[in-house]
RNA sequence: CGCCUAACCCCCGCGAGGGGGGCGGAGGACCCAGUUCCCUGGGGUGAAUCCGGGGCUGCCACGCAGACCCGGACGGGCCAAGCGCUCUUGGGCCCGAACCCGUCAGCUAACUUCGCCGGCGUUCAAG
Numbered sequence: 001c002g003c004c005u006a007a008c009c010c011c012c013g014c015g016a017g018g019g020g021g022g023c024g025g026a027g028g029a030c031c032c033a034g035u036u037c038c039c040u041g042g043g044g045u046g047a048a049u050c051c052g053g054g055g056c057u058g059c060c061a062c063g064c065a066g067a068c069c070c071g072g073a074c075g076g077g078c079c080a081a082g083c084g085c086u087c088u089u090g091g092g093c094c095c096g097a098a099c100c101c102g103u104c105a106g107c108u109a110a111c112u113u114c115g116c117c118g119g120c121g122u123u124c125a126a127g
Stems, first nucleotide, its partner, number of pairs: 001121004008021005022116006032106001041104001042101004049073006056066004074096006080089003
């Protein structure tokens, strides 16, 4: 200097920090949607969900639970190719974690609230 991402911009300050804006997420009316009863709690960030099968282990056991393996669906990323260029593909490779709220949450103006990390490339300089 440029790129990905919400994760940026401006001002004040020597600095720590403060202020304003912008962007992303959540909560939150009317209207709208939904609303028989019981059981099962439910919701959010995020691509990170759903379904089927297998043996193993645990529980007395039907069976349930746990981690693991396999397959499918769906979702996401990188690359390639194409041109229909915020798109597409009988294409290649990879991923589907983690965390939070705490019995509460549809949508949602006003309003309230949280976050603004991290990483990559090129060039230059110094050691």
The prediction has a mean pLDDT of 76.
A computed fold for a 127-nucleotide RNA from a soil metagenome, annotated as c-di-AMP riboswitch aptamer (ydaO/yuaA leader).
It matches the Rfam family "c-di-AMP riboswitch aptamer (ydaO/yuaA leader)". Rfam's curators write: This family represents a conserved RNA structure found upstream of the ydaO and yuaA genes in Bacillus subtilis and related genes in other bacteria.
The RNAcentral record of the sequence draws on MGnify.